Context: one part of a larger RNA
RNA sequence: GAAUGAACGUUGGCGGCGUGGAUUAGGCAUGCAAGUCGAGCGAGAACCCCGCAAGGGGGGAAAGCGGCGAAAGGGAGGGCAACACGUGGGUUACCUGCCUUCGGGUUUGGGAUAGCGGCGGGAAACUGCCGGUAAUACCAGAUGACGUCUACGGACCAAAGGUGUGAUUCCGCCCGAAGAUGGGCCCGCGGCCUAUUAGCUAGUUGGCGAGGUAACGGCUCACCAAGGCAAAGAUGGGUACGGGGUGUGAGAGCAUGCCCCCGCUCACUGGGACUGAGACACUGCCCAGACACCUACGGGUGGCUGCAGUCGAGAAUCUUCGGCAAUGGGCGCAAGCCUGACCGAGCGACGCCGCGUGUGGGAUGAAGGCCUUCGGGUUGUAAACCACUGUCGGAGAGGAGGAAAUGCCUAGGGGUUCUCCCCUAGGCUUGACCAAUUCUCGGAGGAAGGACGGGCUAAGUUCGUGCCAGCAGCCGCGGUAAUACGUACCGUCCAAACGUUAUUC
Numbered sequence: 001g002a003a004u005g006a007a008c009g010u011u012g013g014c015g016g017c018g019u020g021g022a023u024u025a026g027g028c029a030u031g032c033a034a035g036u037c038g039a040g041c042g043a044g045a046a047c048c049c050c051g052c053a054a055g056g057g058g059g060g061a062a063a064g065c066g067g068c069g070a071a072a073g074g075g076a077g078g079g080c081a082a083c084a085c086g087u088g089g090g091u092u093a094c095c096u097g098c099c100u101u102c103g104g105g106u107u108u109g110g111g112a113u114a115g116c117g118g119c120g121g122g123a124a125a126c127u128g129c130c131g132g133u134a135a136u137a138c139c140a141g142a143u144g145a146c147g148u149c150u151a152c153g154g155a156c157c158a159a160a161g162g163u164g165u166g167a168u169u170c171c172g173c174c175c176g177a178a179g180a181u182g183g184g185c186c187c188g189c190g191g192c193c194u195a196u197u198a199g200c201u202a203g204u205u206g207g208c209g210a211g212g213u214a215a216c217g218g219c220u221c222a223c224c225a226a227g228g229c230a231a232a233g234a235u236g237g238g239u240a241c242g243g244g245g246u247g248u249g250a251g252a253g254c255a256u257g258c259c260c261c262c263g264c265u266c267a268c269u270g271g272g273a274c275u276g277a278g279a280c281a282c283u284g285c286c287c288a289g290a291c292a293c294c295u296a297c298g299g300g301u302g303g304c305u306g307c308a309g310u311c312g313a314g315a316a317u318c319u320u321c322g323g324c325a326a327u328g329g330g331c332g333c334a335a336g337c338c339u340g341a342c343c344g345a346g347c348g349a350c351g352c353c354g355c356g357u358g359u360g361g362g363a364u365g366a367a368g369g370c371c372u373u374c375g376g377g378u379u380g381u382a383a384a385c386c387a388c389u390g391u392c393g394g395a396g397a398g399g400a401g402g403a404a405a406u407g408c409c410u411a412g413g414g415g416u417u418c419u420c421c422c423c424u425a426g427g428c429u430u431g432a433c434c435a436a437u438u439c440u441c442g443g444a445g446g447a448a449g450g451a452c453g454g455g456c457u458a459a460g461u462u463c464g465u466g467c468c469a470g471c472a473g474c475c476g477c478g479g480u481a482a483u484a485c486g487u488a489c490c491g492u493c494c495a496a497a498c499g500u501u502a503u504u505c
Stems, first nucleotide, its partner, number of pairs: 001505004006501005013355006019348002026311003030308003035068003040065002047058004075266003085190007094183002099179008107141004116131006147156003161171002192238003199229003204226004209221003241263004245256004268289005291302004319345001321344003327341001328339004358388004368379004392446001394441004401434002407428009449494005454475003460489002463486002470477002
């Protein structure tokens, strides 16, 4: 000099874009953060209509079965020195829901179960027995190959319907092949400190066989052999998520990994599996533990390292805000619903950038302040005063754009048939928030400070103090004329900031 997720002191007008729990991966009140589908299924409250009633019709909430999603998105960096990451390869050793393309198929039956009704237990959480019911839930049969296995003879494996007046044609379902996407596994090379850690290792190293997995493999097991690693640092210890990047530097390098992107790991602590295309699963399940809460003492409930917010610790880090309008995601034929992802607003000079705090004229150089050799000098065109301007802020009015779609209606054209698809034109429909820009009012009005002035280093005089009080980055100042302390005036440098501290180069 440059830099920072900074903090502290003094000061503080406006805007844009960023950024903000670095410490206790400490504990958490409250609300919200993952649902959706009635075009899979049965049943159906309130309410409305008819009826004297029984009952019937309409209506569709909540719940239930079922499907898809919940493994994404969001957070954090505790652990991990490892094929975790980066880079380049391998997989004839593998998987892949939804999506795309292609070839086929979509048949005949059956038995349950929740919801529901009845009767119970319990303070609650919840739960038992009996009866009966549906399906795109479940099971069996049929058909099976370019599918799987094969001792090449053969053996084996599937499905579901819905909408609609009407389905080979729309939305689905099943089998197979290919693609795309996403992953699993293996290998070469690369990047911390420590030898005041020198030896480490029994599933250990290899083989044969078996089990297991989507898949190779001591991954696991039985048997056999005695191997394997290490001074080119094994093993142990310490520290640490890795990379793209970032800071600095002429570069080489050194330092670093906040925000954003990619990968990994974690979800109160430890362990485990279930479901599923995918998890050993942040707001799923089970067990154990610590902690906290409820209890009728028998027993239960919980997990903010999601968004806000709270306590604690700390030098220190924000609103219990608005909206799904946009982008994206889940479900749905769609309308749409959900979305603390996201888009916005709020707070903080925390950072960067921009703008303003007026402009021109104005002396015989006012007053006041300070200095003085008492003549004057300086503050200083600075002010006053005159003439203007109208940025920003304030008040008011209007308002481009962020909106493209989707959906509905109409017309036309095309795709063989069609309830389907595509294209064109017109009409209707959607803004939480921001406010470009324009106009009006008003009037210099509301807007400047901080550090420094001995040398390094740009800018000096007075008074006070008297090795005191104090200053200080280094050298060093202060003991009676201190340009170094304190103060005033003046000056220098930066400027909505200026200094200090900490850290990196």
Predicted 3D model of a 505-nucleotide part of an RNA (small-subunit ribosomal RNA, 5' domain) from a metagenome. The coordinates come from a structure-prediction model, not an experiment, and the mean pLDDT is 85. RNAcentral holds the full RNA, with entries from SILVA.